The RNA shown here (SAM riboswitch aptamer (S box leader)) has 106 nucleotides and comes from a Bacteroidales bacterium. Taxonomically the source falls in Bacteroidales (Bacteria, Pseudomonadati, Bacteroidota, Bacteroidia). It was read from a public genome assembly, where an Rfam model found it. The prediction has a mean pLDDT of 82. The model forms 97% of the base pairs in the Rfam consensus.
[in-house]
RNA sequence: GAUUUAUACAGAAGAGUGGAGAGAAUAGGCUCUGUGAAACUCUGACAACCACCCCGCACGGGGAAAGGUGCCAAUACCUAAAUCGUGAAAGCGAUGAUUAUAAAUU
Numbered sequence: 001g002a003u004u005u006a007u008a009c010a011g012a013a014g015a016g017u018g019g020a021g022a023g024a025a026u027a028g029g030c031u032c033u034g035u036g037a038a039a040c041u042c043u044g045a046c047a048a049c050c051a052c053c054c055c056g057c058a059c060g061g062g063g064a065a066a067g068g069u070g071c072c073a074a075u076a077c078c079u080a081a082a083u084c085g086u087g088a089a090a091g092c093g094a095u096g097a098u099u100a101u102a103a104a105u106u
Base pairs, nucleotide, nucleotide: 001106002105003104004103005102006101007100008099013043014042015041016040017039021032022031023030026080027079028078029077044072046070049068050067052063053062054061055060076098082095083094084093085092086091
């Protein structure tokens, strides 16, 4: 990198370095940002995918948070091709696509 499965309207920030961008990509919107963006480091939190413990095992459920990840503005910030439903239309809803994360396989 690819594939499969699961999840994505819940939850959780301080400090130091840094010094202008950031919110995945493209476009549009909107928002955050010198009252300090990204990135890096430390500490802390949140969550509970894997691992762990219990219900004898599986399934399913429960527990814990020391280990491996993840994560800590706004629904994955919102919208977008296509399909379906609805509607006179504008639009709205669902799916999907894309993305992210975990686990497994390659």